[in-house]
RNA sequence: GCCGCCAUCGUCUAGCCCGGCCUAGGACACCGCCCCUUCAAGGCGGGAACACGGGUUCGAAUCCCGUUGGCGGUA
Numbered sequence: 001g002c003c004g005c006c007a008u009c010g011u012c013u014a015g016c017c018c019g020g021c022c023u024a025g026g027a028c029a030c031c032g033c034c035c036c037u038u039c040a041a042g043g044c045g046g047g048a049a050c051a052c053g054g055g056u057u058c059g060a061a062u063c064c065c066g067u068u069g070g071c072g073g074u075a
Stems, first nucleotide, its partner, number of pairs: 001074007010028004020058001030046005051067005
């Protein structure tokens, strides 16, 4: 250089192939409240995410192109 794969809450991850329902779901963590003499456990609630730019489309996390970063392969 070329080819392939990956990027989603603080962390891990589902959803992506096959576009559409309600606020993008779950676990752990964090915060508040309840329970308890207190702590732990348990119950209830809360905040928090689609790497970036563009395109297609009535509609994009999902399809297409480019960029950035990471991993692997190849001469």
RNAcentral holds the sequence, with entries from ENA. Transfer RNA from Candidatus Uhrbacteria bacterium RIFCSPHIGHO2_02_FULL_57_19, 75 nucleotides, folded computationally. The prediction has a mean pLDDT of 80.